Source information: The RNA shown here (c-di-GMP-I riboswitch aptamer) has 87 nucleotides. The coordinates come from a structure-prediction model, not an experiment, and the mean pLDDT is 84. It was read from a public genome assembly, where an Rfam model found it. Its Rfam family is "c-di-GMP-I riboswitch aptamer". Gene Ontology term of the family: cyclic-di-GMP binding.

RNA sequence: AUAGUUUUAGGGCAAACCUGUUGAAAGACAGCGACGCAAAGCUCUGGUGUCUAAUUGGAAAAACCAAACGACAGACCGGCUGCACCA
Numbered sequence: 001a002u003a004g005u006u007u008u009a010g011g012g013c014a015a016a017c018c019u020g021u022u023g024a025a026a027g028a029c030a031g032c033g034a035c036g037c038a039a040a041g042c043u044c045u046g047g048u049g050u051c052u053a054a055u056u057g058g059a060a061a062a063a064c065c066a067a068a069c070g071a072c073a074g075a076c077c078g079g080c081u082g083c084a085c086c087a
Stems, first nucleotide, its partner, number of pairs: 002087001004085002012037002018031005035074001041080003046077003049072003055067004
């Protein structure tokens, strides 16, 4: 440097619940806590998908419907980077 991952994990990350902050919401962040993870590191301006609908549109109000410009990488595929073991 390249290929592989059945096994190992010193060390790493941290689901749900609960608390606080934030947001219209989905969600995010911090603490707590471990269900899990070998990329549960990054990328949502690569593709597909999912959630939400403040706002906009459906003549107007309510309801309802549609739409992301809001989110999800612990949704999947891809891309970039990296650890351990092994050849």